[in-house]
Molecule: c-di-GMP-I riboswitch aptamer
Organism: Candidatus Bipolaricaulota bacterium
RNA sequence: UGGUCGAAACGGCAAACCGGGGGCGACCCCGGGACGCAAAGCCUAGGGUCCCACGAGGACGGCCUAGGUUACCGAA
Numbered sequence: 001u002g003g004u005c006g007a008a009a010c011g012g013c014a015a016a017c018c019g020g021g022g023g024c025g026a027c028c029c030c031g032g033g034a035c036g037c038a039a040a041g042c043c044u045a046g047g048g049u050c051c052c053a054c055g056a057g058g059a060c061g062g063c064c065u066a067g068g069u070u071a072c073c074g075a076a
Base pairs, nucleotide, nucleotide: 005074006073012037013036017032018031019030020029021028022027035062041069042068043067044066045065046064047063048060049059050058051057
């Protein structure tokens, strides 16, 4: 110095729930709030679950898997 890995510190994200707003709905956005997260950063694909106005429709990545790409710190 790099890889694997994830102790500590700085810092980051933010489930349930609550308030406001949007949507037929799944659910989304903003604020509060922290159960958790070492990529719970970004993108893609497959599976899965869910919704519907049932269509070559839609929601979820904090349900799982695989891939691409970027990144803070440095104990074992």